[in-house]
Molecule: small-subunit ribosomal RNA
Organism: metagenome
RNA sequence: AGAGUUUGAUCCUGGCUCAGGAUGAACGCUAGCGGGAGGCUUAAUACAUGCAAGUCGUACGGUAAGCAGUAGCAAUACUGCCUAGAGUGGCGUACGGGUGAGUAACACGUAUGUAAUCUGCCCCUAACCGGGGGAUAGCCCUUCGAAAGGAGGAUUAAUACCCCAUAACAUUGCGAGAUGGCAUCACUUUGCAAUUAAAACCCCGGUGGUUAGGGAUGAGCAUGCGUCCCAUUAGCUUGUUGGUGAGGUAACGGCUCACCAAGGCUUCGAUGGGUAACUGGUCUGAGAGGAUGAUCAGUCACACGGGCACUGAGACACGGGCCCGACUCCUACGGGAGGCAGCAGUAGGGAAUAUUGGGCAAUGGACGCAAGUCUGACCCAGCCAUCCCGCGUGCAGGAUGAAGGCCCUCCGGGUCGUAAACUGCUUUUAUUGGGGAAGAAAAAGCACUAUUUAUAGUGUGUUGACGGUACCCGAUGAAUAAGCACCGGCUAACUCCGUGCCAGCAGCCGCGGUAAUACGGAGGGUGCAAGCGUUAUCCGGAUUCACUGGGUUUAAAGGGUGCGUAGGCGGCCGAAUAAGUCAGUGGUGAAAGCCCGCAGCUUAACUGCGGAACUGCCAUUGAAACUGCUCGGCUUGAGUAUCAUUGAAGUGGGUGGAAUACAUCAUGUAGCGGUGAAAUGCUUAGAUAUGAUGUAGAACCCCGAUUGCGAAGGCAGCUCACUAAAUGGUAACUGACGCUGAGGCACGAAAGCGUGGGUAGCGAACAGGAUUAGAUACCCUGGUAGUCCACGCCCUAAACGAUGAAUACUCGAUGUAUGCCUCAAUUGAGGGGUAUGCGUCCAAGCGAAAGCGUUAAGUAUUCCACCUGGGGAGUACGGCCGCAAGGUUAAAACUCAAAGGAAUUGACGGGGGCCCGCACAAGCGGAGGAGCAUGUGGUUUAAUUCGAUGAUACGCGAGGAACCUUACCUGGGCUAGAAUGCGCGUGACGAUCAGGGAAACCUGAUUUCCCCGAAAGGGGCACAAAGCAAGGUGCUGCAUGGUUGUCGUCAGCUCGUGCCGUGAGGUGUUGGGUUAAGUCCCGCAACGAGCGCAACCCCUAUCAUUAGUUGCCAGCGAGUAAUGUCGGGCACUCUAGUGAAACUGCCUGCGUAAGCAGUGAGGAAGGCGGGGAUGACGUCAAAUCAUCAUGGCCCUUACGCCCAGGGCUACACACGUGCUACAAUGGCCGGUACAGAGGGUUGCAACAAUGCAAAUUGAAGCUAAUCCCUAAAAGCCGGUCUCAGUUCGGAUUGGGGUCUGCAACUCGACCUCAUGAAGGUGGAUUCGCUAGUAAUCGCAUAUCAGCAAUGAUGCGGUGAAUACGUUCCCGGGCCUUGUACACACCGCCCGUCAAGCCAUGGGAGCCUGAGGUACCUGAAGCCGAUGACCGCAAGGAGUCGUCCAAGGUAAAUCCGGUGACUGGGGCUAAGUCGUAACAAGGUA
Repeated sequence: AGAGUUUGAUCCUGGCUCAGGAUGAACGCUAGCGGGAGGCUUAAUACAUGCAAGUCGUACGGUAAGCAGUAGCAAUACUGCCUAGAGUGGCGUACGGGUGAGUAACACGUAUGUAAUCUGCCCCUAACCGGGGGAUAGCCCUUCGAAAGGAGGAUUAAUACCCCAUAACAUUGCGAGAUGGCAUCACUUUGCAAUUAAAACCCCGGUGGUUAGGGAUGAGCAUGCGUCCCAUUAGCUUGUUGGUGAGGUAACGGCUCACCAAGGCUUCGAUGGGUAACUGGUCUGAGAGGAUGAUCAGUCACACGGGCACUGAGACACGGGCCCGACUCCUACGGGAGGCAGCAGUAGGGAAUAUUGGGCAAUGGACGCAAGUCUGACCCAGCCAUCCCGCGUGCAGGAUGAAGGCCCUCCGGGUCGUAAACUGCUUUUAUUGGGGAAGAAAAAGCACUAUUUAUAGUGUGUUGACGGUACCCGAUGAAUAAGCACCGGCUAACUCCGUGCCAGCAGCCGCGGUAAUACGGAGGGUGCAAGCGUUAUCCGGAUUCACUGGGUUUAAAGGGUGCGUAGGCGGCCGAAUAAGUCAGUGGUGAAAGCCCGCAGCUUAACUGCGGAACUGCCAUUGAAACUGCUCGGCUUGAGUAUCAUUGAAGUGGGUGGAAUACAUCAUGUAGCGGUGAAAUGCUUAGAUAUGAUGUAGAACCCCGAUUGCGAAGGCAGCUCACUAAAUGGUAACUGACGCUGAGGCACGAAAGCGUGGGUAGCGAACAGGAUUAGAUACCCUGGUAGUCCACGCCCUAAACGAUGAAUACUCGAUGUAUGCCUCAAUUGAGGGGUAUGCGUCCAAGCGAAAGCGUUAAGUAUUCCACCUGGGGAGUACGGCCGCAAGGUUAAAACUCAAAGGAAUUGACGGGGGCCCGCACAAGCGGAGGAGCAUGUGGUUUAAUUCGAUGAUACGCGAGGAACCUUACCUGGGCUAGAAUGCGCGUGACGAUCAGGGAAACCUGAUUUCCCCGAAAGGGGCACAAAGCAAGGUGCUGCAUGGUUGUCGUCAGCUCGUGCCGUGAGGUGUUGGGUUAAGUCCCGCAACGAGCGCAACCCCUAUCAUUAGUUGCCAGCGAGUAAUGUCGGGCACUCUAGUGAAACUGCCUGCGUAAGCAGUGAGGAAGGCGGGGAUGACGUCAAAUCAUCAUGGCCCUUACGCCCAGGGCUACACACGUGCUACAAUGGCCGGUACAGAGGGUUGCAACAAUGCAAAUUGAAGCUAAUCCCUAAAAGCCGGUCUCAGUUCGGAUUGGGGUCUGCAACUCGACCUCAUGAAGGUGGAUUCGCUAGUAAUCGCAUAUCAGCAAUGAUGCGGUGAAUACGUUCCCGGGCCUUGUACACACCGCCCGUCAAGCCAUGGGAGCCUGAGGUACCUGAAGCCGAUGACCGCAAGGAGUCGUCCAAGGUAAAUCCGGUGACUGGGGCUAAGUCGUAACAAGGUA
């Protein structure tokens, strides 16, 4: 110090989450030791038991027991000593200890005041302490009661009580004077008068008492400042505010009372409600802050709930009293007792918090002269890893890198890991033996010293709960001691197995649907360590409430606008002051803590000492710049005056024409109107149209504009009146009069509301007609409110510049409106300047960017308003306003991890522009109808094996299913297996025969090795047993390789460097031309390059050359019936090598160029000559695990293998692709001509014979430019048929054959005879093709025994038509635009309804609680009155009254709970209906 998370990516805004620290913690797992600390945060709930406040005999009466003595026989009595318990009296019990309920307050903190006060014990000073009296407890007796407790009588003491005396420096009253202060006054001197004290004890030293003054300590009271949330709490108050007087108090005071006045508090937040003890401090933080207030310390409050006083120096009293109440206990039922928020402890509550311990040894406290007693304060110990700190669980050597686990694997390796074993060493700690503290200083006692006492000092001497503890020494022996969490990113740490959107994980993002580093286990690793994790809470990160330190055009956020109150802020000069401000000084800011230094425990934690700090408050002295206050002045801010100008500024009145509608009349006739097209509607009762006249209401054409005016809303014919404003000029007047503006007041479009008018047009609702699946819409025909006027309400808008008002400053350019000045001109509208408006473009700067930019969103200042994640919600409740509609103010529960802004790249659009393609159009021929072939779906089946499924599956894998193939089915068999390799053994295997069987195969019998080598041995083959490796067309093409389809042979896809941008990214690649082309040219912040395009390759078209056999034959020769048949020749054709040729090279025109055009020239070929091969980055999780390969999973007497038979060939049906046709451009018959490219020895087969034929028999040639397949067919010539279901068409069926093959039944092809179906050119729709193409004709080949081939792949023959053109359909490319899409429009997404869950509003009511009010009643108690009774007295009992706790009654208020029913809201993979929004989202 940051990180993760919105997106395909980016920047920003913004929330959520994490890493850190902390805790009085709790929970889970684990646990060796010590030191120091801490330990009911909940029920201020209830408490059994014990203890926690007593002490003093040197205040008093008196004394059980005990000891001793005396008397007595004894009981007993008396005396002395020592004294318990109880009592009177004194002091203490108001401290110490606990708790935090209440309290928002002078409670607390801080600083002052007390001239308004008190203060026991303690210290100092002064004075005094004389005399008297009557009681009373105890004790004794009687008595009541269960008890607790009382009653009566007798008697008695005091440092208890009372009286008298003495008495002022005390108090009070009346005077006089001095001094001081701060208003009341204070202080001091003095005069007079009045009032008031005391206690004794004793060791004779002293202690104690009274009065007065002072000190110290403690306390009371008062004041300034500070001290939480809610305004959905805005008004509160009658002792209230003040005065006078009195009472009361230690003291001021409405503290209380009487009277008088009517005040007092409050938006600077009163009152009310909620919450809370406050502080020093603590945690966190860089700090400012935020949170907190355990332990320790200071203060306050409380002591079962409430009230009250008494005593006292002090209390309205935790372990005192009285009363009321609740609760518990005892009871003889009549009455009584009690208060752990003291220490332990118990129950309960709770996630959760300890021993019914020891001791007064120390420190402190009470009492006492003291010894001492008491002390759950305190000091210690016990329990708890609750926290902090420290230590340990060993150290060194040791590799065969063991075994084992885990992981990888082809052998083999890696890791745990020097880890272990083993060897040596050490001994903290644990165990054990021994020693053994400090904490203790004293007081008392004794002795001594100092000056005599007092007193002080010295010596001696007694005292330890902890504790035989800390600590020290020795002994033994690695011996006694490691876990927890995590390992997808954030965040350090990775693999295997299991699981299969299951089980589960998760702080956020998110993992899991068969290869999970995210679940569970394991191995390994990482982090911390006697702990580790989790949960909870606080601060931090969060500058995410922003004082330090944020924002508001579009992300959340500027009020609709103005006027203006309070408030805030405010021009220039001078003077004065000193409130703010600044500086110095003094006081205070408790201690502890924090920080620094030093020191003590072995160290640390901890503790001690010192310093610093405590940023604050108060006082005082000074300064005077700035702000404030006061005074004086100024003119530039502001205003006024005057002159002039401007405008749809406002209000009221008057008035005008056009249009529309209606009415009347006229002309006139069949339609009008309306739409995408229609219909509803109007019209022969005369519409529409045209003309005339009249009436009505509303709005104002042109001018008119990016114009003008107004605060905004808004304002438009012309004109009059009234009103307001702005601007310019002049610089005459005032002299800061200013700016902003919470509340407040006023204005405020449209719609809407009320009352009364008005109503032509338009027009919600409504009606009808269309559209549609529907159409409660869009379109059409009508049409009511309304729109208009007057008055009164409403008060909201995307009331927008989504930009508050004001002032100042900061480069420019240009247009325009309205003024003014100046120059020149006036025939003339021009130039320059200036002011105020309205616009456009830009510099700097700003901004997330878009953009803003003197009209700021720049730079600054002032004031106001507003924001703080999305949804819930601008909603609920409450308040205010409104006639209502509704407005305004304005939440929470719950829920999500996003919601959002700007820009980028794509994709998409029923957006736009440009361009291309057999895309359309123009043509030719088809498909869709028929029959058949073939494939697919479906169905069927034991099986009809599997795959391919829009384009991009469907004559596809299959280039050939009778068996085989074959993967499917049925049945029969085999189990190291049907195949192969290695190793071992044997020598056979096999064949023949017999039996069984459908076969595979099984059983039996007979027979039996080969090659090389002399041998050893080697090799081959085969078998048995069977070792190592089987096998699987089983699954996953969504784990993969390879291969392939498609977009698409479309022209695109990228990179380097530079530049631009915060960035994604852009530029280049866009633009202007051109091209088939990102082809080329020009331009340009780009310059280059790569993959594609093109070219290079092959075939083809021309020529040359080389070479001529199997090819060819012009010339020469020979020969035949005929034929290059032969000699010969390679000229030609051809063959197959090499080369040439075409490049817009030339010409003309156009063009800058690239290039284009031309009936151009030349040329075999002309603008890419034709064709092929060639397929960029990528897309479709496209296809294929069944070509092959391959990870993983699965099967193993079977999902493997063998065999027979069947099936893949089924058949109501649907679709695709084809063939053949429907005929005369034809069919049939006869004759006749011309190819190319292939194939052939398990073959092609000439030729001959036979057969109608398929074919058969015989057979030459050919391993092929030689021989064969081989007949090419359409064509051409001739004949016939004559428009018919035919001499078209050939399906189907019957018979007979041929061929292949082990075998043609399921299920082959062909031949022949016979049969002769549908079909007469095919609906919607749809396919191919732009030239040697379509169409048409045949030929060949692969596969193959044969063939279901009409298929596929090639080959040649004949050989067209048409293209105006790019509006439209489809696909594609480029640019641009919009976007809420990015799984990218087959996208996204809205609302109702239905289902489940959750929280919440209303709700007839019902039920708690809170604080007040009124009335009734009213305990204890203080006070007042009285007091005939008691008392010598002081005084008291008693009685009455005021006040008052609790209680009761009543009407209201507020908070909360619950409630049939009801309202909306949120959430929830695959429900229903539609399609609202995002593209012009199909009606912006």